Background:
Transfer RNA from Lachnospiraceae bacterium XPB1003, 73 nucleotides, folded computationally. Rfam family: tRNA. The family's RNA type in Rfam is transfer RNA. The RNAcentral record of the sequence draws on ENA and Rfam. Taxonomically the source falls in Lachnospiraceae (Bacteria, Bacillati, Bacillota, Lachnospirales). The same sequence occurs in records of 3 taxa.

[in-house]
RNA sequence: GGGGACGUGGCUCAGUUGGGAGAGCGCAGCGUUCGCAACGCUGAGGCCGGGAGUUCGAUCCUCCUCGUCUCCA
Numbered sequence: 001g002g003g004g005a006c007g008u009g010g011c012u013c014a015g016u017u018g019g020g021a022g023a024g025c026g027c028a029g030c031g032u033u034c035g036c037a038a039c040g041c042u043g044a045g046g047c048c049g050g051g052a053g054u055u056c057g058a059u060c061c062u063c064c065u066c067g068u069c070u071c072c073a
Stems, first nucleotide, its partner, number of pairs: 001072007010025004019056001027043005049065005
């Protein structure tokens, strides 16, 4: 320098024929218990790495860019 994959709540990830942003764990509160754990219920927390474009509408398409991993040189 060139090719590919990935980047979504604190963590691990799902979600792309473009239209609802979600799960598990974790966290907070409540119930149960003498108390803890476990279990049940409720809740907070992200607008999708950044920017631009296409579109009525973008996590999803196009371009640029940043970071991580990897292959080639």